Predicted 3D model of a 103-nucleotide RNA (SAM riboswitch aptamer (S box leader)) from a Bacteroidales bacterium. Rfam family: SAM riboswitch aptamer (S box leader). Rfam's curators write: The SAM riboswitch is found upstream of a number of genes which code for proteins involved in methionine or cysteine biosynthesis in Gram-positive bacteria.

RNA sequence: UUCUUAUCCAGAAAGGUUGAGGGAAUAGGCCCUGUGAAACCUUGGCAACCUGUCGCCCGAUAAGGUGCCAACUCCUGCCCGCCUGAUGCGGGAAAGAUAAGUC
Numbered sequence: 001u002u003c004u005u006a007u008c009c010a011g012a013a014a015g016g017u018u019g020a021g022g023g024a025a026u027a028g029g030c031c032c033u034g035u036g037a038a039a040c041c042u043u044g045g046c047a048a049c050c051u052g053u054c055g056c057c058c059g060a061u062a063a064g065g066u067g068c069c070a071a072c073u074c075c076u077g078c079c080c081g082c083c084u085g086a087u088g089c090g091g092g093a094a095a096g097a098u099a100a101g102u103c
Stems, first nucleotide, its partner, number of pairs: 003101006013043005021032003026077004044069003049065002051062004073095001078092005
């Protein structure tokens, strides 16, 4: 980096260094942020995809490999339905994230 499958309304933060941005990208909105953003380090935690154990499934359990620790993937954008219409609500797609496998 390609593709496939599964999941994405749950859950989980303190300290240190540093100092202005951040919430994937683009647009709009909304929000977080000098009462300290992002990044890095330490410690802690959450979850249970892979993995181990309970002989297998189921289920349980542990936490070794990942991942994660504001807001539903923060919301919307495209299509469909409800609705006179708008707002709004619901479903799907696209894009994205993570895992497992794979070129």